[in-house]
RNA sequence: GUGUGUCGUGCUGGAGAGUGCGGUGCGUUGCCACAGCGAUGCCUGCCACCGAAGGAGCAAGCGGCCGAUCGUGGCGGCGAAUCUCUCAGGUAAAGUGGACAGCGCGGCCCCG
Numbered sequence: 001g002u003g004u005g006u007c008g009u010g011c012u013g014g015a016g017a018g019u020g021c022g023g024u025g026c027g028u029u030g031c032c033a034c035a036g037c038g039a040u041g042c043c044u045g046c047c048a049c050c051g052a053a054g055g056a057g058c059a060a061g062c063g064g065c066c067g068a069u070c071g072u073g074g075c076g077g078c079g080a081a082u083c084u085c086u087c088a089g090g091u092a093a094a095g096u097g098g099a100c101a102g103c104g105c106g107g108c109c110c111c112g
Stems, first nucleotide, its partner, number of pairs: 001111001003109001005108009018047001020046004025042007048091003054087001055085003061078002064075003
């Protein structure tokens, strides 16, 4: 210097789905001291739903082993995703996170 390479990093963009129903729970707080009734935070139970952190599964294809009645079978390995699953995560707005993308920077590798 180079590259639809790989990893990290700065900025920017970035979807989907319930403001769900509860609790002999704990804290704070309002009404009026108690009782009682609300609000809110944490914890926690249940149902419904989403897929784009992460995770898991698989096609074509490429190998391997065994068998084979001249036939083309069986077993298993590698093998992608924005597909599938929904463990995890998430489901008002805001915020956080966010696959991926654009513009930069740096490391490694490749080539000169």